[in-house]
RNA sequence: CGAAACAGACUAGACGAUCGCCGGCGGCCGCGCGCGCCGGAGGAAAGUCCGAACACCACAGGGCAGGGUGCUCCAUAACGUGGAGUCACGGCAACGUGAAGGCAAGUGCAACAGAAAGCAAACCGCCCCGCUCCGGCGGGGUAAGGGUGAAACGGUGCGGUAAGAGCGCACCAGUUCUCCGGGUGACCGGGGAAGCUGGGUAAACCCCACCCGGUGCAAGACCAAAUAGGGGAGUGCUCGAGAGUGGCCCGCUCAAGCUCCCGGGUAGGUCGCAGGAGAUGACGGGCAACCGGCAUCCACAGAUGAAUGAUCGUCGCCCGUCGUCGGGCAACCGGCCGCGGGAACAGAAUUCGGCUUACGGGCUGUUUCGACCG
Numbered sequence: 001c002g003a004a005a006c007a008g009a010c011u012a013g014a015c016g017a018u019c020g021c022c023g024g025c026g027g028c029c030g031c032g033c034g035c036g037c038c039g040g041a042g043g044a045a046a047g048u049c050c051g052a053a054c055a056c057c058a059c060a061g062g063g064c065a066g067g068g069u070g071c072u073c074c075a076u077a078a079c080g081u082g083g084a085g086u087c088a089c090g091g092c093a094a095c096g097u098g099a100a101g102g103c104a105a106g107u108g109c110a111a112c113a114g115a116a117a118g119c120a121a122a123c124c125g126c127c128c129c130g131c132u133c134c135g136g137c138g139g140g141g142u143a144a145g146g147g148u149g150a151a152a153c154g155g156u157g158c159g160g161u162a163a164g165a166g167c168g169c170a171c172c173a174g175u176u177c178u179c180c181g182g183g184u185g186a187c188c189g190g191g192g193a194a195g196c197u198g199g200g201u202a203a204a205c206c207c208c209a210c211c212c213g214g215u216g217c218a219a220g221a222c223c224a225a226a227u228a229g230g231g232g233a234g235u236g237c238u239c240g241a242g243a244g245u246g247g248c249c250c251g252c253u254c255a256a257g258c259u260c261c262c263g264g265g266u267a268g269g270u271c272g273c274a275g276g277a278g279a280u281g282a283c284g285g286g287c288a289a290c291c292g293g294c295a296u297c298c299a300c301a302g303a304u305g306a307a308u309g310a311u312c313g314u315c316g317c318c319c320g321u322c323g324u325c326g327g328g329c330a331a332c333c334g335g336c337c338g339c340g341g342g343a344a345c346a347g348a349a350u351u352c353g354g355c356u357u358a359c360g361g362g363c364u365g366u367u368u369c370g371a372c373c374g
Base pairs, nucleotide, nucleotide: 001370002369003368004367005366006365007364008363010361011360013315014314015313016312017311018310019309021040022039023038024037025036026035042345046356047355049354050353051352052351053350054216055215056214057213061250062249063248064247066212067211068210069209070208071085072084073083074082075081086100087098088097089096090095101207102206106205107204108201109200123146124145125142126141127140128139129138130137131136154172155171156170157169158168159167173197174196175194176193177192178191179190180189181188182187220271221270222269223268230262231261232260233259234258235257242254243253244252278297279296280295281294283292284291285290317342318341319340320339321338323336324335325334326333327332
């Protein structure tokens, strides 16, 4: 100097003027949307994918169905999240990704080619026997050689055999069993035995382990108002109809009414609504995620058809460029001045912890690889 990897924070802001909004506080002889002061969207506010706080139901009792997670340890209110690690794959590397338990419990699936793709198989070939019109035919054995295929029932070599074959042996690979060392553990390293040698796929059905009440701020609480507490049908009345917050069964509780159809009224206001698993700071523990106590702050949005805006000026941020000064061997780097241009994705609606997606611009730190100079 170039290329790359990982992490963090910021994001058209400040000031002034003119006009326009929402909330809070104050104060006025005046009580009037009149005056003053303070405050007023995001890192994702998006998606609604997970988890919870909170509210209501209320046996959230038992079970079935259903759903979720899936290597180990730790963190957390919890999670399908996060941290650290192990293993596998990718990358020269820093690092990245992982839906990472079980296929020897069962059932499936894999086009075409091929004899044959799971307990399979003999197309060519090799060997033995019989026949022979000498072209071949029939029977038996074989899976070492060749072919097909992504993959063909371990690999190489030697022996053996009629020809072969783990049939035997040596060395390797895998599988099973066992011992030693390290580690909380996943696992890692090493030794031994057994010729044991059965691919892939579970984000296929399935098996195993653990976890899961439900509905949701349009939850819910209160106030006020209005109407026709109207009409019809079915069924039940303690031997229990019916109702009980996803579905079904059992149990339990309430219960004399319930179910269906037609028709009418209201849909307004207040609360919920922001003091929290809160934020910030330094200190301590921990590799880290995170935890602990101490101090400080909370006038830090609370709208409800939905406020936080518009215009002008100056400065600020980013990029380019003329000139100039300085550093340097150079490539280049930095300062000043003038001019020109630019700023992405995108707007709270109960709140919080995450995940995912969109995204321009520069900033900071750590690391890897390559080239050159010293």
Molecule: Bacterial RNase P class A
Organism: Desulfobacterales bacterium